[in-house]
Context: one part of a larger RNA
RNA sequence: UUGGGCGUAAAGGGUGUGUAGGCGGUCAGCCAAGUCUGAUGUGAAAGCCCGGGGCUUAACCUCGGAAGGGCGUUGGAAACUGGUUGACUUGAGUUCGGGAGAGGGAAGCGGAAUUCCGGGUGUAGAGGUGAAAUUCGUAGAUAUCCGGAGGAACACCGGUGGCGAAGGCGGCUUCCUGGACCGAAACUGACGCUGAGACACGAAAGCGUGGGGAGCAAACAGGAUUAGAUACCCUGGUAGUCCACGCGGUAAACGAUGGGCGCUAGGUGUGGGGGGUUUUUAAUCCCUCCGUGCCGCAGCUAACGCAUUAAGCGCCCCGCCUGGGGAGUACGGCCGCAAGGUUAAAACUC
Numbered sequence: 001u002u003g004g005g006c007g008u009a010a011a012g013g014g015u016g017u018g019u020a021g022g023c024g025g026u027c028a029g030c031c032a033a034g035u036c037u038g039a040u041g042u043g044a045a046a047g048c049c050c051g052g053g054g055c056u057u058a059a060c061c062u063c064g065g066a067a068g069g070g071c072g073u074u075g076g077a078a079a080c081u082g083g084u085u086g087a088c089u090u091g092a093g094u095u096c097g098g099g100a101g102a103g104g105g106a107a108g109c110g111g112a113a114u115u116c117c118g119g120g121u122g123u124a125g126a127g128g129u130g131a132a133a134u135u136c137g138u139a140g141a142u143a144u145c146c147g148g149a150g151g152a153a154c155a156c157c158g159g160u161g162g163c164g165a166a167g168g169c170g171g172c173u174u175c176c177u178g179g180a181c182c183g184a185a186a187c188u189g190a191c192g193c194u195g196a197g198a199c200a201c202g203a204a205a206g207c208g209u210g211g212g213g214a215g216c217a218a219a220c221a222g223g224a225u226u227a228g229a230u231a232c233c234c235u236g237g238u239a240g241u242c243c244a245c246g247c248g249g250u251a252a253a254c255g256a257u258g259g260g261c262g263c264u265a266g267g268u269g270u271g272g273g274g275g276g277u278u279u280u281u282a283a284u285c286c287c288u289c290c291g292u293g294c295c296g297c298a299g300c301u302a303a304c305g306c307a308u309u310a311a312g313c314g315c316c317c318c319g320c321c322u323g324g325g326g327a328g329u330a331c332g333g334c335c336g337c338a339a340g341g342u343u344a345a346a347a348c349u350c
Stems, first nucleotide, its partner, number of pairs: 003322004007304002012318001014201004021194003025088007033081002035077008049065006091191001092188004096183003103177007110154001115149007125136002162169002206247006215241002220236004258317006266295011299306002323350003332343004
């Protein structure tokens, strides 16, 4: 609980699809619920306010009047909101033609490298570090050549490049498939925006069952370092990392910036498309739409900074904040196999 806020002070939900709800373009007619206006009824008395009166005054008492949010009934107005009918095309969408892309799913294929195995050459070291040692090696290591096995990741291209709602996506080919963008007409005719619940997706780690296991590597072991060293460094090394199916649902899930629409100087780079100019084509230059960066005016900001990709100027909808600690904890509910997640306090204390 009004208000003021949410890039960094507390505060944007991890992301989407979408239900209810909220909000909603242009023109005309009708209705009159909201709205505005008139009348009328109600609005007890006392009190407050105005006028008068009574106690010597006042306080106090008393008489009269006025006022009164709102509500009911009734007459009217029709700009706005709403309802209804009809119409419109600029919002939204559909069709057509294009080109771009690590967007998603599945299958297959490729080369480099590491490791291991077999063989050849070859001999005493190799490895590792700040220096060493643990370790490996005369049962032939390291190095080098040939062959083989297997798993994982894809150097260069590669780019404040691209795509995706976010998480995220990077070798090549094929199949299936989503979205965005540009161009030109035609069509539908407000079909829109947001979105409590709900549903779906959701890095890594983790969990279940089965597979796989090259490299790396929590735990663990050893060697060093050190006063100690449950670390940093070294030698090993198991889960895991990989695949299939299922679960989990978190994050500095970040642009620490919710979504939509409109408006408000420019300059410069870059990705995708269209048009024009110019020897008719490779460019250059100009215009334009969409994306992505940098700089910068007005404006904003506590400052830093933001600045047509706003943190500027406005409108609509959702989420969230309200001193620090206790605490994202306890209890309860819901979810989960568990780990735990989610919702979420108080005492006390400063």